[in-house]
RNA sequence: UGGUUUGAUAGAGGUGCGGUUGACAUCAGUAGCCUCCGCCUGCGCGGCAGAAUCCGCAGGGGGUCAAAGGGGAUACCGCCGAAGGGUGUGCAGAAUUCUGUCUGUACAUGCCUGGUAAGCCGGAUAACAUUCGGUUUACUGUCGCAUCAUUGCGGAGAGCUGUCGUGUAU
Numbered sequence: 001u002g003g004u005u006u007g008a009u010a011g012a013g014g015u016g017c018g019g020u021u022g023a024c025a026u027c028a029g030u031a032g033c034c035u036c037c038g039c040c041u042g043c044g045c046g047g048c049a050g051a052a053u054c055c056g057c058a059g060g061g062g063g064u065c066a067a068a069g070g071g072g073a074u075a076c077c078g079c080c081g082a083a084g085g086g087u088g089u090g091c092a093g094a095a096u097u098c099u100g101u102c103u104g105u106a107c108a109u110g111c112c113u114g115g116u117a118a119g120c121c122g123g124a125u126a127a128c129a130u131u132c133g134g135u136u137u138a139c140u141g142u143c144g145c146a147u148c149a150u151u152g153c154g155g156a157g158a159g160c161u162g163u164c165g166u167g168u169a170u
Base pairs, nucleotide, nucleotide: 003168004167006165007164008163009162010161011160014080016079017078018077019076020075024071032064033063034062035061036060037059044057045056046055047054048100049099050098051097052096053095083113084112085111086109087108088107089106090105091104092103093102094101114140115139116138117137118136119135120134121133122132123131124130142155143154144153145152146151
C1' cells in the first nucleotide's frame, strides 16, 4: 500500500419505522335500563367448540340511551432491524371445570421481510375504516457485474458507507 478475517464506533435511505397525545367520526339509535304485549317452566334456545354443571328465557311495540376495543388531523418523544410477522412459553379474557380454539399481552427466537406506494387474493375486525400475510407492478436507497456514458441485470439489512483497531498474506 492493496486484499481479506474479526471487533468497536459514527452514519445514510424517505410518502422511512415505532410510541404517546388527540378534537372528532364510527361502533349505534346497538347493548343496557324502564314500560306494554307476549312466551309459560324446559329431551328446546342462548351464554366461543365438545363433555359435565350453572345462569338466563325466545319474540314484538314504545321510551331512554352508552362504553370498551379499532380509526384519527396535529404536536411531541424515541429511533434507522428502525420495526413488522411467524413460532414457542407464561399471563389475562370469552359463565365455571377439563381439553381445545380465538383475542389481547409479556418474554424468548437472525425462522421470514432492504424501504415505500398501488392493484389483486386471504386473515383479524361491527366495518367498504384500519391493519396483518401472500403475490404482481411501479418507484427508491445500497452493493456487485456489464457499459465510455446513458442504461441493463442480479443480490439482500447476517447488508451498505466512513473512521479506528485486530489477525493474516504480499